About this RNA: The RNA shown here (small-subunit ribosomal RNA) has 1491 nucleotides and comes from a metagenome. It matches the Rfam family "Bacterial small subunit ribosomal RNA". The coordinates come from a structure-prediction model, not an experiment, and the mean pLDDT is 85.
């Protein structure tokens, strides 16, 4: 510090996800030790049991219990024991009294608050503590305990009688206290212990009282800061203030009476939700964000609620009273209780510990002290919960052992790893030693000091001096022996680390992208590897990355995002000069910012974690002083912003009133006659009752042609005939005036197209709805004919639009050029200024683009955005007559959604061009019969493959057996075939005979070679063979197709952020990316062309088996001679190149015409097929990975099948006839083939054929062979015929072991359909189509009408490129990229999910009203009852005062009823989302077929 993920690829926008750190955690697997920390986050749920706050006898009366002493007695005396008395002593239960139970400890429910934090303040109190200066005198009356009686189950209580005090009360004293102006008045106390002492008195210590001061602690007030929500906008009656009173320690509406009507709020009141706050902690570069467990500070609470009492302090966790809920006891009458103290239990939960030890240390309470108490605390225990440290051994050790795994079978890897050798002992086990934490203890002794008459005592120093829970722990030593100790996760990318097997979209994985459908580095297992390590992973949560809420540090033309436009309030911001002030601002000083933590430097535990000491920070707040540039405030000026006036000027700017012509429609009337109208074509419609058309007239409404424009005006919406009138704004020029009066603008207010609404008019045209006609599969549409609201006017609503420049307003600055509309100057050229349109530099932008009218550079202010869908939605609120508008979520789902540009592909987009592509022609197919192939059906099997073009007379250039792969049946198992090893045998094989369908088997006869090594063959055994079994979607090779189309690319350079572009585009030209020219390109490669073959002309060479101009001969180049001229054969050459001429073209490439030439512009034909596409075809030609079969999916055999047959399709043959058929006669080829072959002559047969065997491995011989069509003559005469030949019968021939299934051919007989073929469709541009025959391969024969070749005869037509199909180039649009056979929308049906409404129903919370109302507190109560202190009185009694009771007020709670807010649940209703291949259509993306 980034990475993955949208795309075919790219850039951007934007979300999701990951890598990091952390945790009071939990879960899974695993687990050796120690140190230091930490441990109910959930039910502020309920709690058994024990403990957590007591202490003081030096305050008191005392003596229940314990101990001691004394006295007396008893047991036999010492002694001991027992009994009684005695508070005498140590002490002490209960009680009175004092201090402490307000600290310490727990928890975070409540609380959005002066609660907390920080900085200040004044109107206060403060026990114990410290200091100062004083006092501590004198009386009295009670009351617990106790005793007696009584009530009760108990808790507890009542009555009577005694008693003490540091308990209570009176009096005295009384100031620097309190009140008061003063005079004056008022207010206190308590003793105890020790020393001395006869006593009195005195001293010391600890107390007590009043007062002042301090310290500490506490209360109160204020500024600032402190979460979300506006779908909470208004709240408030003690409310805000005043006066007076009350109350408090103290201020204050804190409370009350009266008066006033205030107070708070958009800088967010009030309401709702959530939450203890902070120091800090986590993260982060920081700014921030999250958090508040442990430790520390503050607050709040103590079962829920209320209340006060006591006290220095509480409205009190282990106090009181009351109400409520719950639990327990009960004799049913009544009582008791409060773990959010420490342990512990139950429940809840994913989850959190011991009913431990000790007061030794630190601290706290009481005490004079000893001491007592202390679940605070110190320790130990449990938990890998966290952090830190240590270990599980170290060194050597190659035959690279065994085993595992992989393998190309060679080996590699695990791996120096192990074994083995040497060494060490942290840890472990055992034994032994053994701390620090603990001293200013008290006390005692000594010395010194102050004080005192002296002593005790006090202060200071020294000496002595007990005490350890942890714990026999830490630590140390010795002995033993590698001995006791390794796992977890991951290995497709992100992200370090790979292979084998299993599985087969199954099982499963997954943080995101995504893996898995038979070769999975992604699932599971093994091996290996990587990471961390007593841990490792997972889950959850927080920060980071995320500049993804942007203060630091983002945006808004098209990605989300500028308000429809203006006006203007609050607010924000604001021109030039001077002076002053000092709020902001700046500097200096100072206070505070607790400790702990964090940082730095040191120290202590063996180290570290941990801890101690010191330092520096702590961005904040307060106070003081200073400064005056900037902002602000005040004063005084200025004119550049702004405004006003005067003079010009332009305009569809607005309102109102009037007026004009053209046109449409309707009506009247004339002429006129059969149609009009409408469309792609029609029909509905109108019309003989006279339409349409046309002339004249009339009515009425609406809109204003031409001018007209990139034009003008307006803030926007918007505005258009002409005239008048009223109103407003802009611009220009020159002056004058005011003097910052300005800019923006949350709310507010106004304006605001069309449609729509209300009321009333109006209604010509057009026209939602509607009707009809068409179209269509349908057509609730597009088209047509009609047609109502509406369109128009007035008034009033609505308030929205792609209200768009998808671009807020204002100001300033920043190259040029061109057009246009105003105004001004100028004679003009031109210049100035204000609008508007285009090009364009810099700059900006993701790109497109913007570019002085900015999307550039800056300033000010406003509005808005934060992934897509859900959702321009729901609920709530506001507005509206309604329609609806504004505001505006969430659950849930997805990993994308999106912008711009690129390359392709596609378009019922465009341009250019080509092709038998169409057109023009000729002949066919589709109809018939047959052949052949395919589908389908059938079958035991009908083997398999090929399936649009590019399968279908295809693989198959030949299925009766064989072939053959299929089926049935019978057999074989190292096999029909290959190699190797071992052992054995001498055969194998052939003949004959037997069985069998045959394979096979039985019998018999014949039967090896050798260089002696062996070879050959067979049998047995083992490795293995074999497979036309599967996968062409694992492959090689080969092939088809686009397509013989002209294309496909590269290097360097250049352009672009990039994908990419350029080159290859453009202008010409070509069959061609062929060539030329131009050009940021220059070159090159694969293709094209050429080189190759055949053919057309000539030359030359050669001359047999070919040929014959010559001679002879013959029926015949037949034969002989002669010859090689010609034909021909086959070698080598020549020839054609736009070379020549003319013309066109750009002086090019090239085109057109011509000459010559056998051939002319590629002469004709062939072979030759770029990068690639179709997962095209082939595992059955062959080869081959994986998988599968192995007495069978292999091999052999016999028979059958591949030849079936209602039907459908493809390709052909023969025809339908007279351009023909038949008969007779007659002419002319070429390519080929031949030895298990072709086969002549001759003979036989009607014929197929048979007999025959000359010749020939072939320019010689043979064969088809008479080539046929053609030509000549004749018959047939339009008829299903002398056309056509299917089908069938009989009889034969040939091949072959064998023609039944299932061959071909011959003769005779038979004589079907068919009379030129619907929609549709195929081939062909010249020696071509058409037509005619001939040959060959395969092959015993044949299904051949097929296929591959050969020659004969031999046309027609092409205007042309609009259309169909295919292709090439350029361009355009795109939401396509599996690429239009694409993508994609909505309803319906089904399943699931969350949500909204909902008759209701049931909770929570809250606000008024009414009733009731405990305890407490306050008021009242000489009227009822009771009473020790003081007063009067001898007393009785009375007074003062107090208590009870009563009553009033207040109030927790309870009840009734009505509202607000909010949750659960619900019949039913609604839309939304998701889901595998459902249904219906085709809306959108191309002009998406109606933009």
């Nucleotide at each position: 510090a980034g990475a993955g993920u949208u795309u075919g690829a790219u850039u951007c926008u934007g979300g999701c996800u990951c890598g990091g750190a952390g945790c009071g955690a939990a879960c899974g697997c695993u687990g050796g030790c120690g140190g230091c920390g930490u441990g109910u986050c959930u039910u502020a749920g309920g709690c058994a049991u024990g403990c957590a706050a007591g202490u003081c006898g030096a305050a008191c009366g005392g003596c229940a219990g314990c101990a001691u002493g004394g006295c007396g007695g008893u047991g036999c005396u010492u002694g001991c024991a027992c009994c009684g008395c005695u508070g005498a002593u140590g002490g002490c239960g209960a009680g009175u009294g004092g201090c402490g139970g307000a600290c310490g400890g727990g928890u975070g429910a409540g609380u959005a608050a002066c609660g907390c934090g920080u900085a200040g303040g004044a109107a206060u109190c403060u026990g114990c503590c410290c200091c100062u200066a004083g006092g501590u005198c004198u009386g009295g009356a009670a009351u617990a305990g106790c005793c007696a009686a009584g009530a009760g189950a108990a808790a507890u209580c009542u009555u009577g009688g005694g008693u003490a005090a540091u308990a209570c009360c009176g009096g005295a004293u009384a100031a620097u206290a309190u009140c008061g102006a003063a005079a004056g008045a008022u207010c206190a106390a308590a003793g105890c212990u020790c020393c001395c002492u006869u006593a009195a008195a005195g001293g010391a210590g600890c107390g007590c009282c009043a007062a002042g001061g301090g310290a500490u602690g506490a209360g109160c007030c204020u500024g600032c800061g402190u979460c979300c929500u506006a779908u909470c906008a208004g709240c408030u009656u003690g409310u805000u203030g005043g006066u007076g009173a009350g109350g408090u320690a103290a201020u204050g509406g804190c409370u009350c009476a009266c008066c006033a009507a205030g107070g708070c709020u958009a800088a967010g009141a009030c309401g709702g939700g959530u939450a203890g706050c902070c120091g800090g902690c986590u993260u982060g570069a920081g700014a921030g964000a999250g958090u508040g467990g442990c430790c520390g500070g503050c607050c709040a609470c103590a079962a829920g609620g209320g209340a006060a009492c006591u006290g220095a302090g509480a409205c009190a966790c282990g106090g009181u009273c009351c109400c409520u809920a719950c639990u327990c006891c009960u004799a049913c009458g009544g009582g008791a209780g409060g773990c959010a103290g420490c342990a512990g239990c139950c429940a809840a939960g994913a989850a959190u510990a011991u009913u431990c030890c000790g007061c030794a240390a630190u601290g706290g309470g009481g005490g004079a002290a000893a001491c007592c108490c202390u679940g605070a605390c110190g320790g130990a225990g449990c938990g890998a919960c966290g952090c830190c440290g240590c270990g599980u051994g170290g060194a050597g050790g190659a035959u690279g052992a065994a085993g595992g795994c992989a393998u190309u079978c060679g080996u590699g890897u695990u791996g120096u790893a192990a074994a083995c050798u040497c060494c060490u002992u942290u840890u472990c086990u055992g034994u032994g030693g053994g701390a620090a934490g603990a001293a200013u203890a008290a006390g005692c002794c000594u010395u010194g000091g102050a004080g005192g008459a002296a002593a005790u005592g006090c202060c200071a120093a020294g000496g002595u001096g007990a005490u350890g829970a942890c714990g026999g722990u830490a630590c140390c030593a010795c002995a033993g022996g590698a001995a006791u100790a390794a796992g977890c996760c991951c290995c497709g990318g992100c992200a370090a680390a790979u292979u084998a097997c299993g599985u087969g979209c199954c099982a499963g994985c997954a943080g995101c992208c995504g893996c898995g459908g038979u070769a999975a580095u992604a699932c599971g297992u093994g091996a290996g590897g990587g990471g961390c390590g007593a841990g490792c992973g997972u889950u959850g949560c927080u920060c980071g990355g995320a500049a993804u809420u942007a203060c630091u540090g983002g945006g808004c033309g098209u990605a989300a995002a500028g308000g429809g436009c203006a006006u203007g309030u609050a607010g924000g911001c604001g021109g030039u000069a001077a002076c002053g002030c000092a709020a902001g601002c700046a500097g200096a000083g100072u206070g505070u910012g607790a400790a702990a933590g964090a940082c730095c430097a040191g120290g202590g535990c063996u180290u570290a974690a941990c801890u101690c000491u010191g330092g520096a920070u702590g961005u904040g707040c307060g106070c003081u002083c200073u400064g005056a540039a900037c902002u602000g405030c005040g004063u005084c000026a200025c004119u550049a912003g702004g405004a006003u006036a005067u003079g010009g000027u332009g305009g569809a700017a607005g309102g109102c009133g009037g007026u004009g012509g053209a046109a449409u429609u309707u009506c009247c009337u004339g002429u006129g006659u059969a149609g009009c109208g409408g469309u792609g074509g029609a029909a509905u419609g109108c019309u003989u009752a006279g339409a349409u058309a046309u002339g004249g007239g009339a009515a009425g409404g609406a809109a204003c042609a031409c001018c007209a424009a990139a034009g003008g005006c307006g803030a926007a919406g918007g505005c258009a005939g002409c005239c008048g009138u009223c109103u407003a704004u802009g611009c220009c020029a020159a002056u004058a005036u005011c003097g910052a009066c300005g800019c923006u603008g949350a709310g507010g207010u106004g304006c605001g197209a069309a449609a729509g609404u209300g009321u009333g008019g109006g209604g010509a045209u057009c026209a939602a709805a509607u009707a009809g006609g068409a179209u269509u599969a349908g057509a609730u549409a597009c088209c047509c004919u009609a047609g109502u609201a509406g369109u128009c006017c007035a008034c009033a609503c609505u308030g929205u639009a792609a209200a768009c420049g998808a671009u807020g307003c204002a100001c300033a600055c920043u190259a040029a050029g061109a057009g246009u509309c105003g105004c001004c100057c100028g004679a003009g050229a031109g210049g100035g200024u204000g609008g508007u349109u285009c090009u364009g530099c810099a700059g900006u932008u993701a790109a497109c683009a913007c570019g002085a009218u900015a999307a550039g550079u800056g300033u000010g202010c406003c509005g808005c955005c934060u992934g897509a869908g859900g959702a321009c939605u729901a609920c709530g609120g506001u507005c509206g007559c309604a329609a609806g508008a504004c505001u505006g979520a969430a659950a849930c789902u997805c990993a994308a959604a999106g912008a711009a540009a690129u390359u392709g592909a596609c378009g019922g987009g465009g341009g250019c061009c080509c092709g038998c592509a169409c057109a023009a022609g000729c002949g066919g197919u589709g109809g018939a019969g047959c052949a052949c192939g395919u589908g389908g059906a059938u079958u035991a099997a009908u083997u398999c493959g090929a399936u649009g073009c590019u399968a279908a007379g295809c693989g198959a250039a030949g299925a009766a057996c064989c072939u053959u792969a299929c089926c049935a049946a019978g057999g074989c198992u190292u096999g029909a075939c290959a190699u190797a090893u071992a052992u054995g045998u001498g055969a194998a094989u052939g003949g004959c005979g037997g069985a069998g369908a045959g394979a096979u088997u039985c019998g018999u006869c014949a039967g090896c070679c050798u260089u002696c090594g062996g070879g050959c063959a067979c049998a047995u055994a083992u490795a293995c063979a074999g497979g036309u079994g599967u996968u062409g979607c694992a492959u090689g090779g080969c092939u088809g197709u686009c397509g013989u189309c002209a294309g496909c690319u590269c290097g360097u350079g250049u352009c672009g952020u990039g994908a990419g572009a350029u080159g290859u585009u453009g202008g010409g030209u070509u069959a061609a990316g062929u060539c030329c020219c131009g050009c940021a390109a220059c070159g090159a490669g694969c293709g094209c062309a050429a080189c190759c073959c055949u053919u057309g002309u000539c030359u030359u060479c050669a001359g047999u088996u070919g040929c014959u101009a010559c001679u002879a001969u013959u029926u015949a180049g037949u034969u002989a001679g002669a010859g090689c001229a010609c034909u021909c054969u086959g070698g080598a050459g020549a020839g054609a190149c736009u070379g020549c001429c003319g013309u066109c073209g750009a002086c090019a490439a090239g085109g057109c015409g011509g000459a010559g030439g056998a051939a002319g512009g590629a002469g004709a034909g062939g072979a030759c097929g770029a990068c690639g596409u179709c997962a095209a075809g082939u595992c059955a030609u062959c080869a081959u990975g994986g998988c599968c079969c192995u007495u069978a999916u292999g091999c052999c055999u016999u028979g059958g099948g591949c030849u079936u047959c209602a039907c459908a399709c493809a390709u052909g043959c023969u025809a339908c006839a007279a351009u023909g058929g038949c008969g007779c006669g007659u002419a002319c080829a070429a390519c080929g083939g031949g030895a298990a072959g072709c086969g002549a002559a001759a003979g036989c047969g009607c014929g197929a054929g048979c007999u025959g065997g000359a010749g020939c491995g072939g320019a010689u011989c043979c064969u088809u062979a008479u080539a046929a069509a053609g030509c000549g003559c004749g018959c047939c005469u339009c008829a299903a015929u002398a056309c056509g030949g299917a089908u069938u019968g009989c009889a034969c021939u040939c091949u072959g072991c064998a023609a039944c299934u299932c061959g071909a051919g011959u003769g005779c007989a038979u004589g079907a359909a068919g009379c030129c073929g619907g929609a549709a469709u195929c081939g062909c541009u010249a020696g071509u189509a058409a037509u005619c025959g001939c040959g060959g391969g395969u092959c015993a024969g044949c299904a051949a009408u097929a296929c591959c070749g050969c020659g004969g005869u031999g046309a027609a037509u092409a205007c042309g490129u609009u259309c169909u199909c295919g292709g090439g180039c350029c361009u355009u649009g795109u939401a396509c990229a599996c690429a239009c056979c694409g993508c994609c929308c909505g309803u319906c049906a089904c399943a699931c999910c969350a949500c909204c409404c909902g008759a209701g129903u049931u909770g929570g919370u809250u606000u008024g009203u009414c009733c009731u109302g405990a305890a407490g507190c306050g008021g009242c109560u000489u009227a009822c009852c009771c009473c020790a202190a003081c007063c009067c009185g001898u007393a009785a009694g009375g007074g003062a005062g107090g208590g009870g009771g009563g009553u009033c007020g207040u109030u927790a709670g309870g009840g009734a009823g009505a509202g607000g807010c909010u949750g659960g649940u619900a019949a039913g209703g609604g839309g939304g989302g998701u889901g595998a291949a459902g249904u219906c259509g085709u809306a959108a993306c191309a002009a998406g077929g109606u933009u």